[in-house]
RNA sequence: GGCCCCAUCGUCUAGCCCGGCUUAGGACGCUUGGUUCUCAGCCAAGAAACACCGGUUCAAAUCCGGUUGGGGCUG
Numbered sequence: 001g002g003c004c005c006c007a008u009c010g011u012c013u014a015g016c017c018c019g020g021c022u023u024a025g026g027a028c029g030c031u032u033g034g035u036u037c038u039c040a041g042c043c044a045a046g047a048a049a050c051a052c053c054g055g056u057u058c059a060a061a062u063c064c065g066g067u068u069g070g071g072g073c074u075g
Base pairs, nucleotide, nucleotide: 001074002073003072004071005070006069007068010028011027012026013025020058030046031045032044033043034042035041051067052066053065054064055063
């Protein structure tokens, strides 16, 4: 240099191939409240994410192009 794969809450991850559903779901963690003498546990509620830019479309996390970062194969 060429080709391929990946990027979503603090962490892990579903959804992406095949566009449309609710506030983008779940687990752990965190916060608040309840329970308890206290803690833990349990119950309830809450905050928290689609790497970036552009394009297509009535509509994009999802399709297309580019950029950035990470990984793999290879001349």
The prediction has a mean pLDDT of 82. A computed fold for a 75-nucleotide RNA from a Candidatus Omnitrophota bacterium, annotated as transfer RNA. Its Rfam family is "tRNA". The sequence was found in a public genome assembly.